[in-house]
Notes: The prediction has a mean pLDDT of 80. Transfer RNA from an archaeon, 73 nucleotides, folded computationally. Rfam family: tRNA.
RNA sequence: GCCGCAGUGGCUCAGUUGGUAGAGCGUUACAUUGGUAAUGUAAAGGUCCCGAGUUCGAAUCUCGGCUGUGGCU
Numbered sequence: 001g002c003c004g005c006a007g008u009g010g011c012u013c014a015g016u017u018g019g020u021a022g023a024g025c026g027u028u029a030c031a032u033u034g035g036u037a038a039u040g041u042a043a044a045g046g047u048c049c050c051g052a053g054u055u056c057g058a059a060u061c062u063c064g065g066c067u068g069u070g071g072c073u
Base pairs, nucleotide, nucleotide: 001072002071003070004069005068006067007066010025011024012023013022019056027043028042029041030040031039049065050064051063052062053061
């Protein structure tokens, strides 16, 4: 230099033919216990990497950029 893949709550990831963003773990509160742990219930937590475009509507499609990673030379 060229060709791919990935970027979504604190962490690991799902979200597929465009229609209000989810799970597990973790955190907090409550219940349970003599007290922890475990368990159960509830809650908080996200400008979906950045910018532009298409569209009534974009995490999702198109273009450019950034970062990480793999391959080729």